Notes:
Small-subunit ribosomal RNA from Zea mays, 1456 nucleotides, folded computationally.
[in-house]
């Protein structure tokens, strides 16, 4: 950083559904409406009237004139970022109904509708001449109003009903109450990639205008006014009382009620009126629709229903004014889709019900299972009972308050009454979080899934069913909101290293600010006073059986606003201190800076002489250089950059940086004393100077050094490293850039809080003086360490403690420090800085481990050092490949490959073609028949299969059973099929290693460590010493066994005497030898050296043996999912006329080729003949076989002896003797193959072994690699023996004989121990990873352009309207006059203002787009190999240069 338990709803969507109360129910399309209703009323103001009925007196009704009302009541948020709302407070106002007082109505008059006659037009409406009323209109009048210096001015009135009182009206003027307009400070979104804006724009006098202040508006003055505390712009939105959601703070969000606003098709005006600039009113122009005769008209559901559309999604064209409000009316009363009700829809909240007691054969059945059970299940059936709902019949309210009537809902509520458990349970989950588990299925597939993960054959994660666990007429799941999240922290968070101190300094705003005392009251502080609408919420009551809900009271906060108090703080005034901070004054240090003159040392190039053959470079080397004279050495002269030693963990400077040495100029710091000044301090958004290296731009300058570019190398390549040269730069002056790991990865001053050693600075005190030493105190730069603090590393007075000011900075990694859009730079660029998109991490400290081409000690036949060996040849046998009907399976680096196999001709036997079986070759259990054996025929390869003989036993209670053999049906049997990655056992390798873990105790926030680190020592974690460790445990040794020396006993078949030419079935003997058992012996005991008086080691004496005497057996946890399912046993799957079972044959033996172990050679240390020695250890009865005779010979025949210290297998070989071969492919070497025997076996073609005789191949010592071996141990000699008829054994496994070399050592190559250090591994280096390229995929940003919306400003024209002179028309009443006339009206109307549409050019936000560059993110594409270990050239950071790509080299910097 992501998820996620919890709440809430105008809710939709899946499944599912019994009642009822109450409360809400189009959130999108302010989309476009068909049809009906949603505003009237008064006849007691007034003239008046038709059919019709009547005949007389009433009354109802209506069109027109007239007053009221329609500005309410309903609906909807589009727009407004406004004084529009909130909360609070204000003067300069209106004001119809209504309320309480106060005065008043006298007198005149002249229209106009309707009407009727005339006529127009499709309609829709009109027209013009006449009649004629009122409370309609007019004139005259003036107590009081109003206005006015004074005198003058202006302006009212209605009347109606009643018999009548008494009512309703009507004019004036000041007043209330309710309502309304107007101003003013606060408060309340988000964008600075939106920083300036504004021209009636801010203000002023006076005239205008309005109900009223006011740039409201015109002229005129004056130049203001708004912004960093965010103006102007662009975007999103009605506001709130209050509902959510939190513990609050606070977030989010404005259905319903109730308040204001603001809109009524979009845009514009006014009219009238007390109110309107008007939802159901008018005029204009516009977009849509509708009508028409084409000329014209007519229309606005965002009122209630209700229709279309949209869309995931919201209802009847109901009923009623009975209530309570409103609107006329004197009033009866009309009207009201405001309301009051009922409809529909579990969409919300609340209740309530689906039945209780009783019934155990724990029932059937479905599920589990270890096959016993067990759980559904305290269920159901069963059989008796109450009666919420429901249908039935019966009775039935309250809501209606006045003197009656009135009830839409509704015959509802609610009430007794009869009747039957009848009609009433679902949903979603059950790996963890998070309550709930087993089975079967199915197999990375289908699928789940909020995060983590789940499925690749045993899935408690899928899908089903069975149980348990939730909540219930619901339940679940999506979407949005609080919550949890201290995840933008004020409460209540951070910045050395996790993200995150600006590279550093000065200082304009803003913010904070020393002691002491006063005054003053803005802050803050304390109690009263107002207001904060109702409802809500709370909190105690009250009604609807309870609840939801509904009434009626009573309350806190808290912000504003009035008055009063109080002055400790803190803020402003004023007067003061001196301790912060400056300033003067004496002093010292210093690579601090800026110009300036000097200085020597080296490199290199040049000049001279001398010299004469190579230099130079590197792991090796080449390319450079040199007889045209190089290098080396000597001496002149010039030029240019850097200044060795001193040098320091040292010094200065605000970083950046500063170093040869001298003057010169100005800077800061410190010290010391001190009489000046008086808070002048601190930090600072913006803005601003400075600022390594590198890099620009004109100009110098250039020795060294050196990106680039070149050349040699080395490499698969080598655009590097390594070597040669080398332009740029590197250096100066005067500009520009402004970035670095500009790091103490640590911001600034300033207080506070332990101590200790040392370094450098210039004083002091002490000593008579200097010097050092010593002491104390200032300012500096390091250690280490207490308290603390920190995740842990570690930091600790120069803190990363503890506390306050003030800047700056951070918000999951990746996309990215890139994109766009403004500005800056000459350019490189740098500042500032987002989004989609995709991940579930990224990180950061330790621990513990594996690792390294990182150290250090130490071991091993690990290398050396030796000896023999394989590798070549040629057989045998594994094993691979290919073949083939089968070539059966398994093992696969060490640790498979002479391995399972201690025996393939049939068998075995799994393989392949072929011929049979079918409950079976083989268990057990049931039926039936037969004893059962045995003998023999004929077809077949043979299993089978057919036909016969044969015998009749054993046991009995006389039914029969048992043991065997035939047949029969059913549970079943069988499988070398599958998986050793399902499990047991068993063994293999690390391992011939020295490890590996516990118990209290301690160290550590935990992981975890320590014990077992260390220095000695040993074959060992065996010892000992030491130590926060003490102790045990499995290893290790020891304890077994066999081998080596004795010694005592006992001695068969074995020894020894006798006897010997053989013979002892039992006479002697127990020194020898031997063989059994059982004993003793070795243990650094002793003696010396060295070692820490230690463990231990070296030497020595003794001893058959001496430091583990050799040899075996055994063999820790741990790891390799190492091996085997075909040794064995087993869970699971799979075959069941077959994958089982039986035969007869074949193959496991075949062969272009490769690979591992072996044998036997390649010869003279030899070989082949004769000859003569000398052993262990083992094996035998279906066995092992002597003597004897046959055979060249394997063998045969005969057979003694022997179940074995007797006889036998049995000859041992090497060895010694004698002679032969004479270095050859040869008497070395035997293959392949030939004729001719022998053997066990049913059979020896394929496919056995021996033996004879002929013939005799390759091979003359073995390349690269790479094996074995440490003393009786390599090497070389034979001999047994399992399994087995026989044998393909040359294998294995064991015996004995005879018997070297070498070992300097620890550099190297392999495998391990232990220690510290390293890290980006943890499936652990066979690890990780890093970038172009290829492929498909989605997003963004450029983009010729393209087509659409908004939005403001221009100009030009100008509809309705509002004002409106002067000409001009019209003329129409009242008033004046006898008339004429006049007084007074009414119209147009140039012009302002001005809508929509048009023109022109902008702006703003979106969408689409050829192409092209980067970016992610993609199981198994291809090219390096940069990083992480010294990552194999440490490495990372600026900016510059060249490069498929990671990367690379110069150049200044960092330690991470």
């Nucleotide at each position: 950083g992501c998820a996620c338990a919890g709440g809430a709803a105008g809710a939709a969507c899946g499944c599912a559904g019994g009642c009822g109360g109450c409360a809400a129910g189009c959130a999108a399309a302010a989309c476009a409406c068909a049809a009906g209703c949603a505003a009237g009323a008064c006849g007691a103001a007034c003239g008046g009237g038709a059919a019709g009925a009547g005949g007389a007196g009433a009354a109802a009704c209506c069109a027109g004139a007239g007053g009221c009302g329609a500005a309410c009541g309903g609906g909807a948020g589009a727009g407004a970022a406004a004084c529009g709302c909130g909360a609070a407070a204000g003067a300069a106002c209106c004001a119809g109904c209504c309320c309480a007082a106060g005065g008043g109505a006298g007198g005149g008059g002249a229209a106009c509708a309707a009407c009727a006659a005339c006529a127009g037009g499709a309609a829709a409406c009109g027209g013009a001449a006449g009649c004629a009323a009122a409370a309609a209109c007019c004139c005259c009048g003036a107590a009081g109003g109003c206005a006015g210096a004074g005198g003058a001015g202006c302006a009212a009135a209605a009347g109606g009903a009643g018999a009548a009182a008494a009512c309703c009206g009507c004019c004036c003027a000041a007043g209330g109450a309710g309502g309304g307009g107007c101003a003013c400070g606060c408060g309340a979104c988000a964008g600075a990639a939106a920083a300036g804006c504004a021209a009636g724009a801010a203000g002023g006098a006076g005239a205008g205008g309005c109900a009223a202040a006011a740039g409201c508006a015109a002229a005129c003055c004056a130049a203001g006014g708004c912004g960093a505390a965010g103006a102007a712009c662009a975007g999103a939105a009605g506001c709130a009382g209050g509902a959510c959601c939190g513990a609050g703070a606070g977030g989010a969000a404005g259905a319903a009620c109730a308040g204001c606003c603001a809109c009524a098709c979009a845009g514009g005006g006014a009219c009238a009126g007390a109110g309107a600039c008007a939802c159901g009113g008018c005029c204009c122009a516009g977009a849509c629709a509708c009508c028409a005769a084409c000329g014209g008209g007519a229309g606005g559901c965002a009122g209630c229903a209700g229709a279309g559309g949209g869309g995931a999604a919201a209802a009847a064209a109901c009923c009623g004014c009975a209530a309570a409000g409103g609107g006329c009316g004197a009033a009866a009363g009309c009207c009201a889709g405001a309301c009051g009700g009922a409809g529909c829809a579990a969409a919300g909240c609340c209740g309530c019900g689906a039945g209780g007691a009783g019934g155990a054969g724990g029932a059937a059945g479905g599920c589990c299972a270890a096959c016993g059970g067990g759980a559904c299940g305290a269920c159901a059936a069963c059989a008796a009972c109450a009666a919420a709902a429901c249908a039935c019949g019966g009775a039935g309210a309250a809501g209606a308050a006045a003197c009656a009537a009135a009830g839409a809902c509704g015959g509802a509520a609610a009430c007794a009454g009869a009747g039957g458990a009848a009609a009433a349970a679902g949903c979603a989950a059950c790996g963890g979080c998070a309550a709930a588990c087993a089975c079967a299925g199915a197999g990375c597939c289908a699928g789940c899934a909020g995060c983590c993960g789940c499925g690749g054959a045993a899935a408690g994660a899928c899908a089903g069913a069975g149980g348990a666990a939730g909540c219930a007429a619901g339940c679940g799941a999506a979407a949005a909101c609080c919550g949890g999240a201290a995840a933008g922290a004020a409460a209540g968070g951070g910045c050395g290293a996790a993200a995150a101190g600006c590279g550093a300094c000065a200082g304009a705003a803003g913010g904070a600010g020393g002691c002491a005392a006063a005054a003053c009251a803005a802050g803050a502080c304390c109690g009263c006073c107002g207001a904060c609408a109702a409802a809500a919420c709370c909190c105690a009551g009250g009604g609807c059986a309870c609840a939801a809900c509904c009434c009626a009271g009573g309350a806190c906060a808290g912000g504003c606003g009035g008055a009063g108090g109080a002055a400790a703080c803190a803020a402003c005034c004023a007067a003061g201190c001196a301790g912060g901070a400056g300033a003067a004054c004496g002093g010292a240090a210093g690579g601090g800076g800026c110009a300036g003159a000097g200085g020597g040392a080296a490199a290199a190039a040049c000049c001279g002489g001398a010299g004469g053959a190579g230099c130079g470079g590197a792991g090796a080397a080449a390319a450079g250089c040199a007889a045209a004279g190089a290098g080396a050495a000597c001496g002149g002269a010039a030029a240019g950059a850097a200044c060795a030693c001193c040098a320091a963990c040292g010094g200065c400077g605000a970083a950046a940086g500063c170093a040869c040495a001298c003057a010169g100029c100005a800077g800061g710091g410190c010290c010391g004393a001190c009489a000046c000044a008086g808070a002048c301090a601190c930090a600072g958004a913006g803005a601003g100077a400075c600022g390594a290296a590198a890099g620009c731009a004109a100009g110098g300058g250039g020795a060294g050094c050196a990106a680039a570019a070149g050349g040699g190398a080395a490499a698969a390549g080598a655009g590097a490293c390594c070597c040669c040269a080398g332009a740029a730069g590197a250096c100066c002056a005067a500009g520009c850039c402004g970035a670095a790991a500009a790091c103490g990865a640590a911001g600034g001053a300033a207080a506070c809080a332990a101590g200790g050693a040392g370094c450098a600075g210039a004083g002091c005190g002490a000593c008579a003086c200097g010097a050092c030493c010593c002491g104390a105190g200032c300012a500096g730069a390091g250690c280490a360490g207490a308290a603390g603090c920190a995740a842990a590393c570690g930091c600790g007075a120069a803190a990363a403690g503890a506390a306050a000011c003030c800047c700056g900075c951070c918000a999951g990694g990746g996309g990215a420090g890139a994109a766009c859009g403004a500005a800056c730079g000459c350019a490189a660029g740098a500042a500032a800085g987002a989004a989609a998109c995709a991940c579930a991490a990224a990180g950061g400290a330790a621990a513990a481990g594996a690792c390294g081409g990182g150290g250090g000690c130490c071991c091993g036949c690990a290398c050396a050092a030796g000896c023999g060996g394989a590798g070549g040849a040629g057989c045998a046998a594994g094993a691979g490949g290919a073949a083939a009907a089968a070539a059966a399976c398994g093992a696969a680096g060490c640790a498979a490959a002479g391995c399972g196999a201690a025996g393939a001709a049939c068998c075995a036997a799994a393989c392949c073609a072929g011929g049979g079986c079918a409950a079976g070759a083989c268990a057990a259990g049931c039926c039936g028949c037969g004893a059962a054996a045995c003998c023999a025929c004929a077809a077949g390869a043979a299993a089978g299969a057919g036909a016969g003989g044969g015998g009749a036993g054993c046991c009995c209670a006389c039914g029969g059973g048992a043991a065997c053999g035939c047949g029969g049906a059913c549970a079943c049997a069988g499988g070398a099929g599958g998986a050793g990655c399902a499990a047991g056992g068993c063994a293999g390798a690390c391992g011939a290693c020295a490890g590996c873990a516990c118990g209290a105790g301690c160290c550590g926030a935990a992981a975890g460590g320590a014990g077992a680190a260390g220095g000695g020592a040993a074959a060992a974690g065996a010892c000992a010493c030491g130590c926060a460790a003490c102790g045990a445990g499995c290893g290790c040794a020891a304890c077994c066994c066999a081998c080596g020396a004795g010694a005592a006993a006992a001695g068969a078949a074995g020894c020894c005497a006798c006897a010997a030419a053989g013979a002892g079935a039992a006479a002697g003997g127990a020194a020898c030898c031997c063989a059994g058992a059982a004993c003793a012996g070795a243990c650094c005991g002793c003696c010396g050296g060295a070692g820490a008086a230690a463990a231990g080691c070296c030497g020595g004496a003794g001893g058959a043996a001496g430091g583990a005497g050799a040899g075996g057996a055994a063999g820790a946890g741990g790891c390799c999912a190492a091996g085997a399912c075909a040794a064995c046993a087993a869970g699971c799957c799979c075959c069941a006329a077959a994958a089982g079972c039986c035969c007869a044959g074949g193959g496991c033996g075949a062969c272009a080729c490769a690979c591992g172990a072996g044998c036997a050679a390649c010869a003279a240390a030899g070989g082949g003949c004769g000859g003569g020695a000398c052993a262990a250890a083992g094996g035998g009865a279906c066995g092992c076989g002597a003597a004897c005779a046959c055979g060249c010979g394997a063998g045969g025949g005969a057979g003694a002896g022997c179940a074995a210290a007797c006889a036998c297998c049995a000859a041992a070989a090497a060895c010694c003797c004698g002679a032969c071969c004479a270095c050859a492919g040869a008497a070395c070497g035997g293959a392949a193959a030939g004729c001719a025997g022998g053997c066990a076996g049913c059979a020896a073609c394929a496919c056995g072994c021996c033996a004879g005789c002929a013939a005799g191949a390759a091979g003359c010592a073995g390349g690269a690699a790479a094996c074995g071996c440490a003393a009786g141990a390599a090497a070389a000699c034979g001999c047994c023996g399992g399994a087995c008829a026989g044998c393909c054994a040359a294998a294995c496994g064991g015996c004995g004989g005879a018997g070297a070399a070498a070992c300097c050592g620890a550099a190297c190559c392999c495998g391990g121990g232990c220690c510290a250090a390293g890290a980006a591994c943890a499936c652990a280096c066979c690890g990780c990873c890093c970038g172009a390229c290829a492929c498909a995929c989605a997003a963004a940003a450029g983009g010729a352009g393209c087509a659409g919306g908004c939005c403001a400003g221009g100009a030009a024209a100008g509809a309705a309207g509002a004002c409106a002179a002067a000409a001009c028309c019209c003329a129409a009443a009242a008033c004046c006059g006898a008339a004429a006339g006049g007084a007074g009206g009414g119209g147009g109307a140039a012009g302002c203002c001005a809508a929509a549409g048009g023109c022109a050019a902008g702006g703003c936000a979106a969408g689409c787009g050829a192409c092209a560059g980067g970016a992610g993110a993609g199981a198994a594409g291809a090219c390096g190999a940069a990083a992480c270990a010294a990552g194999g050239a440490a490495g990372c950071c600026g900016a510059a240069c060249a490069g498929g790509a990671a990367g690379g080299a110069g150049c200044g910097g960092c330690a991470g």

The source organism's lineage runs through Eukaryota, Streptophyta, Petrosaviidae, commelinids and Zea.
RNAcentral holds the sequence, with entries from SILVA.
Its mean pLDDT, the model's own confidence on a scale to 100, is 84.